[in-house]
RNA sequence: GCACCCGUAGCUCAGCUGGAUAGAGCGCUACCCUCCGAAGGUAGAAGUCAUGCGUUCGAAUCGCAUCGGGUGUA
Numbered sequence: 001g002c003a004c005c006c007g008u009a010g011c012u013c014a015g016c017u018g019g020a021u022a023g024a025g026c027g028c029u030a031c032c033c034u035c036c037g038a039a040g041g042u043a044g045a046a047g048u049c050a051u052g053c054g055u056u057c058g059a060a061u062c063g064c065a066u067c068g069g070g071u072g073u074a
């Protein structure tokens, strides 16, 4: 250089045959429970879905470019 894969919550990931409010586990916060903690229970916060442009009535999902990471290859 070329080809392919990945980028979604603090972390690990699902969702990616376009459809209405974007989810799970762990973690975090508050409350319940307890003498106090742990465990358990209830509730909650946390996301410009890497960035920009485009296609579309509608984009995390499709196209192009860029950025970052990984694998293969001369």
Base pairs, nucleotide, nucleotide: 001073002072003071004070005069006068007067010026011025012024013023019057028044029043030042031041032040050066051065052064053063054062